[in-house]
Source information
Predicted 3D model of a 73-nucleotide RNA (transfer RNA) from Pisolithus marmoratus.
RNA sequence: GGACUGGUAGCACAGUGGUAGUGCACCAAUCCUAGUGUGUUGGGGGUCCCAGGUUUGAGUCCUGGCCUGUCCA
Numbered sequence: 001g002g003a004c005u006g007g008u009a010g011c012a013c014a015g016u017g018g019u020a021g022u023g024c025a026c027c028a029a030u031c032c033u034a035g036u037g038u039g040u041u042g043g044g045g046g047u048c049c050c051a052g053g054u055u056u057g058a059g060u061c062c063u064g065g066c067c068u069g070u071c072c073a
Stems, first nucleotide, its partner, number of pairs: 001072004006067002010024004018056001026043005032035001049065005
């Protein structure tokens, strides 16, 4: 330098153009075998990497950029 992959909650990741979610973690309540333990229920937490474009509507499609990884040279 070229090709490709990925970027979404504190962490790991889902997400057919039509209300952004799951698990773990965190907070609260609750259960009993009362432990710095386990389960259940609920709650908080997001400019979806950045800037544009298309569209009635974009995390999703298009263009450019930044970063990560793999391969080629």
Overview: Its Rfam family is "tRNA". The family's RNA type in Rfam is transfer RNA. Gene Ontology term of the family: triplet codon-amino acid adaptor activity. The sequence is in RNAcentral, with records from ENA. The organism belongs to Pisolithus, within Eukaryota. The coordinates come from a structure-prediction model, not an experiment, and the mean pLDDT is 81.